[in-house]
Molecule: Bacterial RNase P class A
Organism: mouse gut metagenome
Order: sequence, then C1' cells, then structure tokens
RNA sequence: AGGGCAGAUAAUCGCGGCUGCAAGUGUCGAAAGACCGCAGGUGAGGAAAGUCCGGGCUUCACAGGGCAGGAUGCCGGUUAACGGCCGGUGGAGGCAACUCUAAGGACAGUGCAACAGAAAUAUACCGCUAUUUUUGUAACCAAAUUUUCUUUGAAAAUUUGGUUACAAUAUAGUAAGGGUGGAAGGGCAGCUUAAGAGACUACCGCCUGCCUGGCAACAGGCAGGGCACAUGUAAACCCCAUUCGAAGCAAGACCGAACAGAAGCGUUGACGCGGCCCGCCAGCUUCAGGUUGGUCGCAUGAUCUGACUGGCAACAGUCAGGCUAGAUAGAUGAUUAUCCACGACAUAACCCGGCUUACCGCCCUGCUU
Repeated sequence: AGGGCAGAUAAUCGCGGCUGCAAGUGUCGAAAGACCGCAGGUGAGGAAAGUCCGGGCUUCACAGGGCAGGAUGCCGGUUAACGGCCGGUGGAGGCAACUCUAAGGACAGUGCAACAGAAAUAUACCGCUAUUUUUGUAACCAAAUUUUCUUUGAAAAUUUGGUUACAAUAUAGUAAGGGUGGAAGGGCAGCUUAAGAGACUACCGCCUGCCUGGCAACAGGCAGGGCACAUGUAAACCCCAUUCGAAGCAAGACCGAACAGAAGCGUUGACGCGGCCCGCCAGCUUCAGGUUGGUCGCAUGAUCUGACUGGCAACAGUCAGGCUAGAUAGAUGAUUAUCCACGACAUAACCCGGCUUACCGCCCUGCUU
C1' cells in the first nucleotide's frame, strides 16, 4: 500500500416472509379483502448509518430564448449517470516505498490583510550622496579699525568678507545596506554613478513568438522583450466556461364503505315479502367523487458467483451456474451445552452506483528503510 473476516458449532422455544399439502355451511370485516392447521426451507451490514452526490422508477410541468439560483472547474478515459473511479500532467511532502492536491481568471470591478514596521501598494526611520540652504566651531587668506614699539615696518586684538574641513538643520537624489513582516516593486554577479538603481551586461527566473515530441494537459529547445502587466487572497463578492425542470414510495396506480350530495322513480303503492293475486310497508334505484380501509408498487436486478477474453487500470464482453429479507407499529431474539482470540461499530423500509463518518480485534499478499 492492497485485500479478506466480523465469535464458531449443536439443540429447544419464539418472531417475519415463502413453498407444498390440507381445508370448513370456518373466523374477522360494511365491502374490498385478510386469517386459521401440518411440514419444509429461509431471514440485515461492511458500513444497513449520515442523507452528501449521481441514476433508475413515479406524478406534475415543459415550443424556443433569457433572468435569478445551485453545482462543477489541469488532460484523457470509464459509466445509466456523477462532484465518483482509473490512468496521466503540473505542484507540495518524504532518504525511499509512497502520500496529498476544487489545479480557470487577481491588467473587468469591489472588499480584506491583525500585530510589527517609516512605509502594505505606496513609503525615506536609520543609512548613503549632493558644485544645494542656513547656522556654529576650527584653520587659512584679504581688507579695515584700535593699541604697543625708535620704525614707509612688525606684533597683537577686534570687525567684515571669502575658502576649506567638521557638526547640526532644511531641501533634493537614492530601495544597494540595516531593521519590521507571511509579503517591501525579479534573484545574483559586474559595469556605470555624487551615491544608487534593469539605467546597462552575463546567467537564472518571468513574458511573447516559433520549432520538436505528445490525442491532450504539458515537456524540451531556439529567438526576442530589459521586466511593463506592478504583494497575497476568488472553499471573499465577482468574471468566464460547462451543467442542472420540480417533488419524492407518506412517489404513485387500482379497488372501494357509512354519512352528506346529484339525477330519476315512488303514498294513483315503487323496492321488498321465493312465481301470481290480495294484503302490508316509505322509501327505492343509478351516478360522480375517492375519505376510513384494502391490494399493488415490493425485488429477476445497470443482480450475484466462477472461468475465459480485451484493456496498464477503472471497466467492458462471452460462457456456465445461482435466486439471496421484503415488514407497515414494523420480524433477527432468548435459553442451554462445548470451545477460544471472549467478540467492536451498528439494525433493511422503493432500488442501485459512489462518497463520508463509526469500528474490539485477527488473517493474507506485495513493496520501502
């Protein structure tokens, strides 16, 4: 990394379906319909769970187009379908086997980015630089004034102006360096420069175009662009592309009371009282609707097992064999005996394919260090 098992065996009692036999003037019910005896056989899961995604099935809706809303988002394949699965590409992690990856768009627009930091998309805090401004100090030069000395000279002091150096301040340049941060306007080395800077150059990165390989994602190579588009975030709004009708088995189909309703007939006697007459009776017949209730939907299916064939695989095909719960207040439990590894998570409810989550433990196979 992949796969398998999920206490075992036997007996008894009990419960839900099924099959066979048997079956009455049987029981329940208004009806429809259901039930009753005996025997045999059968009866939850890998997740039956969450109800997250997809499909079958059912009813309703539906000319076509659009808005709103949801989902998805590298490429190819697979499938009934998928947001699943398989194989690959790019990226991330690991010494490795291998694992993870919702992976379009941040030059359409909007929003957000704590703390720290000078500045978070724009910035000058420290630092570096200036033939810049002002001021101070020191040195030097020039001029003027004053004082001293015997001096057309010398010395000292003061003032003014200038130059240089240093310091401070202001202004300007600078993103190399420091510091903060997840992120500071491509990296690194050089050249240039007052100091610096893609300003320029080589290499790497990025972008654009072409060529080669590949179905494609993409990979490799060549040439050009001096880097503009200017940080991140779209499981933030949003944009682009693709796609989606709604509700769900309490779906739905069929059968079908009573009461109420409609129509017709009826006290000039209907219907009924066994065929006719008399007599007695006040209701009778039909219909629509589909409530209580009942039946179906409901398990032969994109099914399971085995072998083979195609494919790296997902998967597809052929042959043979099997039938494996079907309830509707809802069935799996209990007891006994034996054994040991002492038994986890959990109980179908229309069905199927996935995903996710829960789980005592045990077994098998392959690979890495």